A computed fold for an 86-nucleotide RNA from an uncultured Lachnospiraceae bacterium, annotated as transfer RNA. It matches the Rfam family "tRNA". Rfam's curators write: Transfer RNA (tRNA) molecules are approximately 80 nucleotides in length.
[in-house]
RNA sequence: GCCGGUGUGGCGGAAUUGGCAGACGCAAAGGACUUAAAAUCCUUCGGAGAGUGAUUUCCGUGCCGGUUCGAGUCCGGCCACCGGCA
Numbered sequence: 001g002c003c004g005g006u007g008u009g010g011c012g013g014a015a016u017u018g019g020c021a022g023a024c025g026c027a028a029a030g031g032a033c034u035u036a037a038a039a040u041c042c043u044u045c046g047g048a049g050a051g052u053g054a055u056u057u058c059c060g061u062g063c064c065g066g067u068u069c070g071a072g073u074c075c076g077g078c079c080a081c082c083g084g085c086a
Stems, first nucleotide, its partner, number of pairs: 001085007010026003019069001028044005046059005062078005
């Protein structure tokens, strides 16, 4: 240099044909139970704004664009990592 693959919350990892992004697990936080803990059970768990609050709005899939009513998914360029060829 050429070819192929991968990139999604703190971590692993789903999302089948473009149609609610983050299922499920781990970790973490709060609560229940306990004399206390462990285990177990319940709830929460991307970011920002508004609201006392329930709630709600916008943004978010490596980065920048494009197509589309709609993109993690399709197209172009770039970056990083892995593999192959030279």
It was read from a public genome assembly.